[in-house]
Context: one part of a larger RNA
């Protein structure tokens, strides 16, 4: 000098940042991923229309209320289906490794949504959930039977530059080889919806792009040699399997290799980087907040679905733990946001809003979003501001000290006079963040897009900020004073009580202990402790 700090004393305000470093310990409760009715069958609930019945009012027409029927309409719980749930958010356990950083390669690869281009979108079929009926179970939930739809599933047709096989030609290269063209044979596709508009949103195949990923390699970044040998799928080959792809990744066979003092192997420690701290630099130390990458999601294993996972709030199995149980059997996973217990010197609210930014879905309106934006708590950090300013000497009183009828000091300090009003308090006004989408209206044309004008949209918040008012009013402490090291006297104590970073103080005049007066240093902080340079 620095800190994600803690502890002691003290404490006025604001802005901006920060806040479990320990038990990757265990978790009550709520919320954190849904959305689409413009894919579908339906109709539990709500509303509308229509029909029926009853009641009330009325002479009646009719109105109202209740019940009931009807998916006809708005819409919609559950269900089938699509997309998302692989993002966002958390943590640092593991990992010394192509995990990370950097630089390359892939002639060995994939890529949903998005953009551009080409072509197509014909015909048919079988199921199934919901529903209905029946049954089992304490529950979780499960079984049986019957029916039905789709942008769900299957079959047929058609299709080329796509895929496979065969033949031919041209060009190129970096070894396997790559690209282009022609001919023949074979395989493979689709889905509709819609405010009636040749509208919009979709579907299928192929090519290109963009983005994201996968794999491989050079180099780089740790301690111990009181760890010296390690290795059998081990190292290589041939053939296969598998994969999006290469590869002992896996397998059969064959060979006997491969790594190592340029530190293999083992053990210990550790997420890596951008960066941060320190230092003149070289270097040393660190990796919290923010960004990138990686790994993990109670522990271990495993695959399924999918463009993408071996999947934090999906599945299955095993284990430990917790809970429910009718003892037969079931349920759960905060290293998401809050919050609780425990551990600890120690680390916050079971808050508000989707207004903005961003994300998912949707044609859109919109819905969801503990991402995010805000607010709350904490001097835990940095910065800024204030606690007044000017004048004022009988140098007041009081305190302290002395060489003591007197002086010194506290000290321009106070009183007193004049002035100001930041912050705080009271009153009034009051933003920016907001422009989109939307609604109304007008205009243009290529007729569903664009533009003009207006309206409306703010959690924070009546906040920031501005104006006015009263009033010096409401706002200073902490440590130190032997030397290092800025700052000295008195009293008490008497090797006691105590101090102390080092040297060392204290045994009767202690500037070193305790108190007082004074002084010094910093100041809403000041000291102590811990750690790094």
């Nucleotide at each position: 000098g620095a800190u994600g700090a803690a502890c002691g004393c003290u404490a006025g305000c604001g802005a901006c940042a920060g806040g479990c470093u320990u038990a990757a310990c265990a978790c009550a409760u709520g919320c954190a991923a849904g959305u689409c009715g413009a894919g579908g069958g339906g109709c539990a609930g709500c509303g509308u229309g229509c029909g029926g019945a009853a009641g009330u009012g009325g002479c009646a027409a009719c109105a109202c209320u209740u019940c009931u029927g009807u998916g006809a309409c708005g819409g919609c719980g559950a269900c089938c289906g699509g997309c998302g749930c692989a993002c966002u958010g958390g943590u640092g356990a593991g990992u010394a490794a192509c995990a990370c950083g950097u630089a390359u390669g892939c002639a060995a690869c994939c890529u949903g949504c998005c953009c551009c281009c080409g072509a197509c979108u014909g015909g048919g079929g079988a199921a199934u959930a919901a529903u209905c009926g029946c049954g089992g179970g304490a529950a979780a939930c499960c079984g049986c039977g019957u029916c039905u739809a789709a942008u769900g599933c299957c079959c047929c047709a058609u299709a080329g530059u796509u895929c496979c096989c065969c033949g031919g030609g041209c060009c190129c290269g970096c070894a396997u080889g790559g690209g282009c063209c022609c001919g023949g044979g074979g395989g493979g596709a689709a889905a509709g919806g819609u405010c009636c508009g040749u509208u919009c949103c979709g579907g299928u195949c192929g090519g290109g792009g963009a983005u994201g990923g996968g794999c491989a390699u050079g180099c780089g970044g740790c301690g111990c040699a009181u760890u010296a040998g390690g290795u059998a799928g081990u190292u290589g080959g041939c053939g296969g399997g598998g994969c999006g792809a290469c590869g002992g990744c896996c397998c059969a066979c064959c060979a006997a290799g491969c790594c190592g003092a340029c530190g293999a192997u083992g053990c210990g420690u550790a997420g890596g980087g951008g960066u941060u701290c320190u230092g003149a630099g070289a270097g040393g130390a660190a990796g919290g907040u923010c960004c990138c990458c990686c790994a993990c999601a109670u522990u271990g294993g495993u695959a399924c679905u999918g463009a993408g996972a071996c999947a934090c709030g999906g599945g299955c199995c095993a284990a430990a733990c917790u809970c429910c149980u009718a003892c037969g059997g079931g349920a759960g996973g905060c290293a998401g946001c809050a919050g609780u217990g425990a551990g600890g010197a120690a680390u916050a609210u079971u808050g508000g809003u989707c207004a903005a930014u961003g994300g998912a879905c949707g044609g859109g309106a919109g819905u969801c979003u503990g991402a995010a934006c805000c607010a709350g708590c904490c001097a835990a950090g940095u910065c800024g501001c204030g606690u007044g300013a000017g004048g004022g000497a009988u140098g007041a009183a009081g305190g302290u000290c002395c060489u003591a009828c007197g002086g010194a000091u506290u000290g321009u300090a106070a009183a007193c006079c004049u002035c100001u009003u930041u912050u705080g308090c009271c009153g009034g006004g009051g933003a920016g963040u907001a422009a989109c989408g939307u609604c109304g209206u007008c205009c243009a044309c290529g007729c569903g897009u664009g533009g003009g004008c207006g309206a409306g949209u703010g959690a924070g918040a009546g906040u920031a900020c501005c104006c006015g008012g009263a009033g010096a009013a409401a706002a200073a402490g902490c440590a130190u004073c032997g030397g290092c090291u800025a700052a000295c006297u008195c009293c008490g104590u008497g090797c006691c009580a105590g101090c102390a970073g080092c040297c060392g103080c204290g045994g009767u005049a202690a500037u070193a202990c305790g108190g007082a007066g004074g002084a010094u240093g910093c100041g809403a902080g000041c000291g102590u402790u811990a750690u790094c340079c």
About this RNA:
Predicted 3D model of a 533-nucleotide part of an RNA (small-subunit ribosomal RNA, 5' domain) from an uncultured bacterium. The RNAcentral record of the full RNA draws on ENA, Greengenes and SILVA.